Small-subunit ribosomal RNA, 3' major domain from uncultured bacterium BS2, 475 nucleotides, folded computationally.
Context: one part of a larger RNA
RNA sequence: UGACGGGGGUCCGCACAAGCGGUGGAGCAUGUGGUUUAAUUCGAUGAUACGCGAGGAACCUUACCUAGGCUAGAAUGUUGAGUGACCGUCCCUGAAAGGGGGAUUUUCUUCGGGACACGAAACAAGGUGCUGCAUGGUUGUCGUCAGCUCGUGCCGUGAGGUGUUGGGUUAGGUCCCGCAACGAGCGCAACCCCUAUUACUAGUUGCCAGCAUUAAGGUGGGGACUCUAGUGAGACUGCCAGCGUAAGCUGAGAGGAAGGUGGGGAUGACGUCAAAUCAUCAUGGCCUUUAUGCCUAGGGCGACACACGUGCUACAAUGGUCGAUACAGAGGGUCGCGGAACCGUGAGGUGGAGCCAAUCUCAUAAAAUCGAUCUCAGUUCGGAUUGGAGUCUGCAACUCGACUCCAUGAAGUUGGAAUCGCUAGUAAUCGCGCAUCAGCCAUGGCGCGGUGAAUACGUUCCCGGACCUUGUACA
Numbered sequence: 001u002g003a004c005g006g007g008g009g010u011c012c013g014c015a016c017a018a019g020c021g022g023u024g025g026a027g028c029a030u031g032u033g034g035u036u037u038a039a040u041u042c043g044a045u046g047a048u049a050c051g052c053g054a055g056g057a058a059c060c061u062u063a064c065c066u067a068g069g070c071u072a073g074a075a076u077g078u079u080g081a082g083u084g085a086c087c088g089u090c091c092c093u094g095a096a097a098g099g100g101g102g103a104u105u106u107u108c109u110u111c112g113g114g115a116c117a118c119g120a121a122a123c124a125a126g127g128u129g130c131u132g133c134a135u136g137g138u139u140g141u142c143g144u145c146a147g148c149u150c151g152u153g154c155c156g157u158g159a160g161g162u163g164u165u166g167g168g169u170u171a172g173g174u175c176c177c178g179c180a181a182c183g184a185g186c187g188c189a190a191c192c193c194c195u196a197u198u199a200c201u202a203g204u205u206g207c208c209a210g211c212a213u214u215a216a217g218g219u220g221g222g223g224a225c226u227c228u229a230g231u232g233a234g235a236c237u238g239c240c241a242g243c244g245u246a247a248g249c250u251g252a253g254a255g256g257a258a259g260g261u262g263g264g265g266a267u268g269a270c271g272u273c274a275a276a277u278c279a280u281c282a283u284g285g286c287c288u289u290u291a292u293g294c295c296u297a298g299g300g301c302g303a304c305a306c307a308c309g310u311g312c313u314a315c316a317a318u319g320g321u322c323g324a325u326a327c328a329g330a331g332g333g334u335c336g337c338g339g340a341a342c343c344g345u346g347a348g349g350u351g352g353a354g355c356c357a358a359u360c361u362c363a364u365a366a367a368a369u370c371g372a373u374c375u376c377a378g379u380u381c382g383g384a385u386u387g388g389a390g391u392c393u394g395c396a397a398c399u400c401g402a403c404u405c406c407a408u409g410a411a412g413u414u415g416g417a418a419u420c421g422c423u424a425g426u427a428a429u430c431g432c433g434c435a436u437c438a439g440c441c442a443u444g445g446c447g448c449g450g451u452g453a454a455u456a457c458g459u460u461c462c463c464g465g466a467c468c469u470u471g472u473a474c475a
Base pairs, nucleotide, nucleotide: 001475002474003472004471005470007469008468009467010466011465012464013463015459016458019422020421021420022419023418026313027312028311029310030309031308032307033306034304035303042053043052064299065298066297067296068295069294070293076124077123078122079121082118083117084116088104089103090101091100092099093098106115107114108113126288127287129286130285131284135282136281137277138276139275140273142271147186148185149184150183151182152181153162154161155160166177167176168175192265193264194263195262197233198232199231200230201229202228203227207222208221210219211218236259239253240251241250242249243248302441315415319374320373321372322371323370324369331362332361333360336355337354341350342349343348381412386407387406388405389404390403391402392401428451429450430449431448432447433446434445
């Protein structure tokens, strides 16, 4: 100087408390461990692994296993004797890859040659093999915590100190005052994006009243309103009152759409964990070269006594079922979205209008509301499991897809010890969309809107963190 303390002081955080809803019990989904296996490819392992890499494992992917094959190789580049073929089509063999065979067959030309394909041979190969404790790059975490430093000066023999401490204040090393310090940098804040109000500009595909009508991209008008999207305004403790030297704090103050960082996002200092990644990529070293490389078929990654994590659905009446009726936002669409109409109980099929989209379409939002029924039961709750029949995608759904219909109708009656999230348009609850994607194991992830709470006395305690101080046999 740090680190640590079941030392002290001050302060903060859904850290506790106050509340609401969960997990832990059930079934299923998914990840992991373990076990099994020819293989169940590999990585990630307290917080900071475990719906994680994977934003899509039937083949492919694929790295694993078994079997059949290749050896200058599957791809690419350079040189290249030589050939006019090669490719494609056809036959045999084979699971395919591959192997064998036959037929057909180049092109441009300035006639010098060029293009293309095959090709003995040569040089570069290849490796998801090892080392993340040799590395770059990227990332997690402490933590969006308020810290981390430097120049000059001064103090100290020196390591170092001071500044950065103190008194206040703040979300903040934020600002004020004081001070052997005076300044500065990286962080904080602001500048950026979305959102909440409004003015101007603009008016189609959007909006509005009229007409004709009940079906629209009707028709002819308008820019007021909604909305769209560009430029501005607006919030700064600016004003008032109280307290205070000041910074600032308090106010059920005024005005205002918004008030004290308005709400959300992006943004992550110096560093810590030899943290993670050699399997995104790059790369040193080592290993391999008729194999640890490459091609192909089938299998596996999907196994199942069990254990754990994360979720979904429930156990019901604030509910289930049936009927009627209403209201979004944000997205996607040409190898695409696919309307109306018709067929089918349905998944879906036929059909092709329109749309490169404020026009057409995915697309009926669902909870909600109204009416009817069920009457507390393992039930008209719950839907696992299983049988049968189908639809769709795709060469192909046996291993191993999703969905539909009929039948079947398991556990489960609110969950031990323990433990998690959340402070407002939040929790809870309800549906909708997107990426990946032929299809889908999505209950996951990322977004969007609808309905919409309770509670916070407070900082004694648990956990984590910041500053000052103190002790130390630790570095």